[in-house]
The RNA shown here (SAM riboswitch aptamer (S box leader)) has 128 nucleotides and comes from Aquimarina brevivitae. RNAcentral holds the sequence, with entries from Rfam. NCBI's taxonomy places the organism under Bacteria, Flavobacteriia, Flavobacteriales, Flavobacteriaceae, Aquimarina. Its mean pLDDT, the model's own confidence on a scale to 100, is 82.

RNA sequence: GUGUUAUCAAGAAAGGUGGAGGGACUAGACCCUUAGAAGCCUUAGCAACCCUUAAUGAAACGGUUUCAAUACUUAGUUUUUUAAGAAGGUGCUACAUUCUAUCUCUAACCAUAGAGAACAGAUAAUAU
Numbered sequence: 001g002u003g004u005u006a007u008c009a010a011g012a013a014a015g016g017u018g019g020a021g022g023g024a025c026u027a028g029a030c031c032c033u034u035a036g037a038a039g040c041c042u043u044a045g046c047a048a049c050c051c052u053u054a055a056u057g058a059a060a061c062g063g064u065u066u067c068a069a070u071a072c073u074u075a076g077u078u079u080u081u082u083a084a085g086a087a088g089g090u091g092c093u094a095c096a097u098u099c100u101a102u103c104u105c106u107a108a109c110c111a112u113a114g115a116g117a118a119c120a121g122a123u124a125a126u127a128u
Base pairs, nucleotide, nucleotide: 001128002127003126004125005124006123007122008121013043014042015041016040017039021032022031023030026101027100028099029098044093045092046091049089050088051085052084053083054082055081057080058079059078060077061076062073063072064071097120102117103116104115105114106113107112
């Protein structure tokens, strides 16, 4: 870099440095910003993807047994559910991924609003 899966209206900021932009790209809208943007550094925090612990929760395999998955779950493995945790690997700490854009449906009927899906994007895990 590419593929797959899951999540994306919750949550959590101070200081230093820096010195004009920023909210991914394009267009529009709306915002943040010299009362100091982005970036970088330090510290703190949030969350719970990976992770840790517990369960006489669940399922599959397995095991024992039987004519027979017939019956039973006592080792073990895997998956899953629930609860708790936060040492470590990431991530994140204005605004819904800031909103809209393509398609479908509904209501209104000129202009719009709501719902769902798709596309794009972000993050994690995994495969390559």